[in-house]
RNA sequence: CCGUGCUAGGCGGGGUGCUAGCGGUGCCCUGUACCCGCAAUCCGCUCUAGCGGGGCUGAAUCCCCUCCCGAGGGGUCCGGCCCCGGGUCAGCGCCCCUUCCUGAGGCGUUGAUGGUUCGGUCCCGCGGCGAUGAAGGCCCGUGAACCAGGUCAGGUCCGGAAGGAAGCAGCCUUAAGCGGUCACCUCCAGGCGCUGCGGGAGCCCCGGGCCGGAGCCAAGGGAAGGUGGAGGCGCCCGGGUGCCGGCUUCGACAGAGGGUGCACGG
Numbered sequence: 001c002c003g004u005g006c007u008a009g010g011c012g013g014g015g016u017g018c019u020a021g022c023g024g025u026g027c028c029c030u031g032u033a034c035c036c037g038c039a040a041u042c043c044g045c046u047c048u049a050g051c052g053g054g055g056c057u058g059a060a061u062c063c064c065c066u067c068c069c070g071a072g073g074g075g076u077c078c079g080g081c082c083c084c085g086g087g088u089c090a091g092c093g094c095c096c097c098u099u100c101c102u103g104a105g106g107c108g109u110u111g112a113u114g115g116u117u118c119g120g121u122c123c124c125g126c127g128g129c130g131a132u133g134a135a136g137g138c139c140c141g142u143g144a145a146c147c148a149g150g151u152c153a154g155g156u157c158c159g160g161a162a163g164g165a166a167g168c169a170g171c172c173u174u175a176a177g178c179g180g181u182c183a184c185c186u187c188c189a190g191g192c193g194c195u196g197c198g199g200g201a202g203c204c205c206c207g208g209g210c211c212g213g214a215g216c217c218a219a220g221g222g223a224a225g226g227u228g229g230a231g232g233c234g235c236c237c238g239g240g241u242g243c244c245g246g247c248u249u250c251g252a253c254a255g256a257g258g259g260u261g262c263a264c265g266g
Base pairs, nucleotide, nucleotide: 001266002265003264004263005262006261009057010056011055012030013029014028015027016026020046021045022044023043024042034054035053036052037051038050063259064258065257066256067255072250073249074248075247077246078245079244080243081242082240083239084238085237086236087235088234091233092232094229095228096226097225098224099223100222101221102220105217106216107215114211115210116209117208118207119206120205122200123199124198125197126196127195128194129193130192132189133188135186136185137184139180140179141178142177148173149172150171151170156165157164158163
């Protein structure tokens, strides 16, 4: 070096979860990788950490170690974005109010602003009418084993008889009660409407009279102010199973380097 037979090893690994811890069943990643049984009310174990049974391969592409790459997962902190809650607003923006400037247009000698007066609007008291609502009456229906009325079959009682008496059921009627109707009547109620009388308040608004005699209103635009409003942006505080990036940690698959037998024969 070649051949034959064998042995250690291998026939998936990793993250997460569970656990005192490890492995497995679960979920996820990788990507192709023997079969059967067990397992969440878990299963099997103990740091050389799945157990039991069977099969294949086997000293290297395949087994072992180191480095590298880095799918994916975990951590917490930092940063950004997004979302939610609270606060604040002196900044930006929005709305409102006041003052000033400008002023399209309109009103005004058939009388502006203003002054004065009367009335209304507003409040209180009393009253009228109406509407509404409640109750009662009227009306309708129902309504009494006996203790309501009428008529009372049968039966009962009195009588020699004629006849008489009480009277159940049935039928008719009605009381209390119950239900309905609300057209009409009575009575009551009040943040109802209209209206009359009396009183008050007031000059914001509306209408009228009088005085007086030339102004008045105002779309839109601009400026200033407001211990005005709301909270859109911003700012501050807190939160989030959210997304992205950084840091840290574990790390599959790839890639590189190295390592690992025994027996016999030639």